The RNA shown here (small-subunit ribosomal RNA) has 1480 nucleotides and comes from an uncultured bacterium. Rfam family: Bacterial small subunit ribosomal RNA. Gene Ontology terms of the family: structural constituent of ribosome and ribosome. Model confidence (mean pLDDT): 83 of 100. The sequence is in RNAcentral, with records from ENA.
[in-house]
RNA sequence: GUUUGAUCAUGGCUCAGGACGAACGCUGGCGGCGUGCUUAACACAUGCAAGUCGAGCGAUGAAGUUUCUUCGGAAAUGAAUUAGCGGCGAACGGGUGAGGAACACGUGAAGAAUCUGCCCUCCACUUUGGGAUAACACCGGGAAACCGGUGCUAAUACUGAAUAUUGAAACAUAAGUGGCAUCACUGAGUUUUGAAAGAAUUUCGGUGGAGGAUGACUUCGCGGCCUAUCAGCUAGUUGGUGAGGUAAUGGCUCACCAAGGCAACGACGGGUAGCUGGUCUGAGAGGAUGAUCAGCCACACUGGGACUGAGACACGGCCCAGACUCCUACGGGAGGCAGCAGUGGGGAAUCUUGCGCAAUGGGCGAAAGCCUGACGCAGCAACGCCGCGUGCGGGAUGAAGGCCUUCGGGUUGUAAACCGCUUUUACCAGGAAGGAAAAUGACAGUACCUGGAGAAUAAGGUGCGGCCAACUACGUGCCAGCAGCCGCGGUGACACGUAGGCACCAAGCGUUGUCCGGAUUUAUUGGGCGUAAAGAGCUCGUAGGCGGUUCAGUAAGUCGGGUGUGAAAACUCUGGGCUUAACCCAGAGACGCCACCCGAUACUGCUGUGACUUGAGUCCGGUAGGGGAGUGGGGAAUUCCUGGUGUAGCGGUGAAAUGCGCAGAUAUCAGGAGGAACACCAAUGGCGAAGGCACCACUCUGGGCCGAGACUGACGCUGAGGAGCGAAAGCGUGGGUAGCAAACAGGAUUAGAUACCCUGGUAGUCCACGCCGUAAACGGUGGGCACUAGAUGUGGGUUCCAACCAACGGAAUCCGCGUCGUCGCUAACGCAUUAAGUGCCCCGCCUGGGGAGUACGGCCGCAAGGUUAAAACUCAAAGGAAUUGACGGGGGCCCGCACAAGCAGCGGAGCGUGUGGUUUAAUUCGAAGAUACGCGCAGAACCUUACCAACCCUUGACAUGUCUGUCGCGAGUUUAGGAAACUAGACUUUUCGGUUCGGCCGGACAGAACACAGGUGCUGCAUGGCUGUCGUCAGCUCGUGUCGUGAGAUGUUGGGUUAAGUCCCGCAACGAGCGCAACCCCUACUUUUAGUUGCCAUCAGGUCAUGCUGGGCACUCUGAAAGAACUGCCAGUGAUAAGCUGGAGGAAGGUGGGGAUGACGUCAAGUCCUCAUGGCCCUUACGGGUUGGGCUACACACGUGCUACAAUGGUAGUGACAAUGAGAUGCAAGGUGGCGACGCUAAGCUAAACUCAAAAAUCUACCUCAGUUCGGAUUGCACUCUGCAACUCGAGUGCAUGAAGCUGGAAUCGCUAGUAAUCGUAGAUCAGCGUGCUACGGUGAAUACGUUCCCGGGUCUUGUACACACCGCCCGUCACACCAUGGAAGUUGGUUCUACCUUAAAGCAGAUUGCUAACCGCAAGGAGGCGUUUGAUCAAGGUAUAGUCAGCGACUGGGGUGAAGUCAUAACAAGGUAACCGUA
Repeated sequence: GUUUGAUCAUGGCUCAGGACGAACGCUGGCGGCGUGCUUAACACAUGCAAGUCGAGCGAUGAAGUUUCUUCGGAAAUGAAUUAGCGGCGAACGGGUGAGGAACACGUGAAGAAUCUGCCCUCCACUUUGGGAUAACACCGGGAAACCGGUGCUAAUACUGAAUAUUGAAACAUAAGUGGCAUCACUGAGUUUUGAAAGAAUUUCGGUGGAGGAUGACUUCGCGGCCUAUCAGCUAGUUGGUGAGGUAAUGGCUCACCAAGGCAACGACGGGUAGCUGGUCUGAGAGGAUGAUCAGCCACACUGGGACUGAGACACGGCCCAGACUCCUACGGGAGGCAGCAGUGGGGAAUCUUGCGCAAUGGGCGAAAGCCUGACGCAGCAACGCCGCGUGCGGGAUGAAGGCCUUCGGGUUGUAAACCGCUUUUACCAGGAAGGAAAAUGACAGUACCUGGAGAAUAAGGUGCGGCCAACUACGUGCCAGCAGCCGCGGUGACACGUAGGCACCAAGCGUUGUCCGGAUUUAUUGGGCGUAAAGAGCUCGUAGGCGGUUCAGUAAGUCGGGUGUGAAAACUCUGGGCUUAACCCAGAGACGCCACCCGAUACUGCUGUGACUUGAGUCCGGUAGGGGAGUGGGGAAUUCCUGGUGUAGCGGUGAAAUGCGCAGAUAUCAGGAGGAACACCAAUGGCGAAGGCACCACUCUGGGCCGAGACUGACGCUGAGGAGCGAAAGCGUGGGUAGCAAACAGGAUUAGAUACCCUGGUAGUCCACGCCGUAAACGGUGGGCACUAGAUGUGGGUUCCAACCAACGGAAUCCGCGUCGUCGCUAACGCAUUAAGUGCCCCGCCUGGGGAGUACGGCCGCAAGGUUAAAACUCAAAGGAAUUGACGGGGGCCCGCACAAGCAGCGGAGCGUGUGGUUUAAUUCGAAGAUACGCGCAGAACCUUACCAACCCUUGACAUGUCUGUCGCGAGUUUAGGAAACUAGACUUUUCGGUUCGGCCGGACAGAACACAGGUGCUGCAUGGCUGUCGUCAGCUCGUGUCGUGAGAUGUUGGGUUAAGUCCCGCAACGAGCGCAACCCCUACUUUUAGUUGCCAUCAGGUCAUGCUGGGCACUCUGAAAGAACUGCCAGUGAUAAGCUGGAGGAAGGUGGGGAUGACGUCAAGUCCUCAUGGCCCUUACGGGUUGGGCUACACACGUGCUACAAUGGUAGUGACAAUGAGAUGCAAGGUGGCGACGCUAAGCUAAACUCAAAAAUCUACCUCAGUUCGGAUUGCACUCUGCAACUCGAGUGCAUGAAGCUGGAAUCGCUAGUAAUCGUAGAUCAGCGUGCUACGGUGAAUACGUUCCCGGGUCUUGUACACACCGCCCGUCACACCAUGGAAGUUGGUUCUACCUUAAAGCAGAUUGCUAACCGCAAGGAGGCGUUUGAUCAAGGUAUAGUCAGCGACUGGGGUGAAGUCAUAACAAGGUAACCGUA
């Protein structure tokens, strides 16, 4: 950072840090110091890595020297050389980490159970003999390696004898000392026994003994891995006696005897691993690790074995077996890089077949010296750490170029250019320490110093959405791709790719891998378990852990002091040395531990058959109880049977049916049978450890509580394993069976209904005995003890007030069971003396979700199954509490023509109109539940027009700018071609405006080229604006305060009331805003004012008649301005309030009626085709013009209207009363023609004046119930009007024609009063065209009990797994693809045990008629040796069985993942049958 709309907490995942023997990608200047096969303990060519000593020995005997010489040479000496005998070394040094879980390692002890070459110290010796043998010579065998025979010879080689203490062995022991049991030391004595080597002339050796030092060996305490899905292991095993063996203890080995030994404090088995100092990390505690350096161990091709030696069971020794490689004459031989280089192989990956012994160290030697791939150096590699450099200063026109841009500019950027300066590094040249004590330098063209030239030789990598420092443009368009987590990409990507810019590091930078950290995410420091993961179903109890008061002792734990140890290096500190640093050196510190000594004694432990009584228990007396087991008894009810009465139904449901019943049911009465369960009392009450326990009585029995004393004297608490109990279901055997009732059958319901509902019904439920051992076995809360405010109820006991009994009440106290609540705790909810508070003790359990409580294995079970209990793989969440919404086939309250009550319709017919669909060249486009469909369109013949066909134009029909020309420009009329646009002409008319007089300015037109125009093209999901809807619903918010960790809450909820969040009251709220209401307009009444075009009461005049005229403004009316209504008044009611009900008055009464007015927001609602606009697209076309066509099509479907179906009507006639409006390219009176539409003519009117204009329903007459005198569609003929034009495609008139239709299924719309219904009238648009729309008036109802139900809304509350918010979420099978995994006939391999077979080499033991120098012996012979042979042991090998761990495996099981597949809808709301747990 990431779960959520948001919040808190839980919890996982992920990131930032450090480190590395690293690797990979891109890049790469220098130096110093380090480091460099982590994999195949795989195989190795070649060279080197252990020799040395002539002062141990014989031999060889060159140069040289000396002597002799027959000058050929000989002898002596001889630094040197060499194979051999001999000595020392080769057991060190160097490599590797396979094995090993062990006294292997670390640490500390012990060795009174031991050895120790060379070295040091001390004591004493170094006498005298002997026999061989290699070399060598000769002979022989073999391919070779090598070997044999005969003969000669030496020694510091081998060997006999002598001598010998303080040697060794044995015996015996007086005495003393010490210790740790065996014992040790001192020690007089006896017996036996043991040495030697020389070389050289300064010295080095040899032998015996004692001691030291060093090294080695053995034993023990403690410490450090995983696994119990390894629980039992062990016959040399454990011990003893004796013997053998060893340097030495010891079952180390053997014989005999005994039966032990180890293990839950983890034996045995399995897996993994060299251990440590240290290293990395961490605040620390820890965790991880064990390269380089150092200590120890183990190993040396694999396995076994011994020899030699002081030391080995031996890396560059031997023998045997095996595998592999090589040589071979096939007979036989040789070999072992895990030494240094190097090769192949493996691998992501790790160097030169270098120089030197100059230094340090080692071996040999008296020494010179020799050897030394130890070591010192160099080489390679940015592998790591450290240091340095790639320039420095000035330099603005802020150059060019790049990138961005709002086009102004910004940025790259003082960066560059340019000017001045310097030379570290690198390069060239010259010089020159130290490592070296006398000599001796691989490194070495050394470090270092000096000089020279010249900015010259030297910068990249990664990142830029958040975490996390750093942003823009273009390209791409869920593609390509990115990604550590969250996530980005579907046309404006700061997330992909590129560029510019920026950020961070820098000779490096990133990535990958691993470890620690963050992670308190295994919690000792330092976590938890009511609901997040987590208390075992309950109890008893073993081991273990913990444990009351007091005394004494002890000193194990504990504490203090001291001693030893804790290797060096490393680490820390302080100094010092390389120019600094890294690095190196010195000193100090530190190294928790362990061992020993001395001391302290508070606490813990231990000892005391010490003491105590409060913990615990026992005894006594009471007491409550569905506590348990057994036996017996009881009544009510259901069912069944028998009989009586009685007749047609009963039963059941939402409604039905199956079922029962005329063979007599149900109902009712009586009698009988049988099984199970026990109404009322009954309770929030009682008992029990839990499960659980209820009619009554009896018998047996467990526990609790209370009271008073007495007794025991810590006897206690908890409790791993273990044992017992343990609902229901289920299992076994045998009974029983009334009711109920899985399975099953039938009837319903349903799309289906293997369910819910109904009718039946078997296991089962019941009893006895035996299993099972699980439940949401829950208080989701383990047990015990102590402490920490209260209030109240209830069950049991005791005491007191308190008294003769009884009843009632109160107080106190002890023990239970509940409710509320303070502190405190908690994430919150909540808990709160019955704690989830504060502490102590013990046990159990948890560590992300899924996979999975599953697989495998073990144990248990008759089975079902239980218990214990993983991994691969997969996801970034899963989960808790609370909040705000939304939703509910949850609840309460309220409202609305929402229902109901009514009226009139629609849905059926014909027609109009709109839409879908279909058709078409085109039928332009949009609108789509409500909120599209007489909607955009207040009016498509052309135009409109966006569509189609054809024909034309390309700076364009329209705008601005530049240039040129014209101002007789342009406009109009007209001719020809053409469908027109258009093209080509003709004619007529008008002399542009200003002026500084400049073809200067303005204007107009034409032409050319280019910038551009143009687009009803796309995106309403990029937008503005406007609009619809919820809804004229009463809501939506804010400031301050308060509450809450917080999201949020409060206010705004509550009690009333209202049309209203309207008002009142109350209240941790107090106020405020947008909404409501009011203010605005119309209308209803009145007054005032003003009277013309309006009006006419009075006066006058006039007419056939008329306010016609004078006059007047009273009235009507019109215009303007005021008033009027506010629950103001009265009564009742209400809380005395708000208000409500009724009344009075009033034109109007409780917002009087109507309109305008639409809060925060919702629907990515509608519109890019009104307009505006971002982006994209077209540009001789997706632009523009024209003609014709289309938008008017027509099997069909829907919406919305008109006209009807008739008598409340039709037709004809008569004829009264309106209001709003409109009128100059207009309304048109009147007259006249026509049957009529209308034509002709024409007064008036720019309108309170004239006109449209006739209002219609009304009334009267006829028609008399029929497809009609209803209805008018359709069609024919003839016309009228508008218009360029009426064919596609207008409206109207007349005559004729006279269709469907007789009140409309399911369903559904509107309306509460001047309303519905009905009747006409006017207007906008408009040349013409409406049944539509918008207005106007006339006539003028019915009904509302009421809020159960449908729909919508408001508010409070409740549930929620929803938040894209129920059109939500979500489960399982099936189908498909992929992944990992279990089972599986079997098969392959590793490993282990056991038994048996065969035994190599070897040592041991035995045998030996073979051979035999030293010693003994005069000799024969003996001792000893060699050889041969036998036996047991034993490596490898073989055979057989078994265990265990892996691989593969036809088929098969479930699991996981996947964008839209199929079937249903199980869960979340009362999820539509409440859900869930266990079982079948």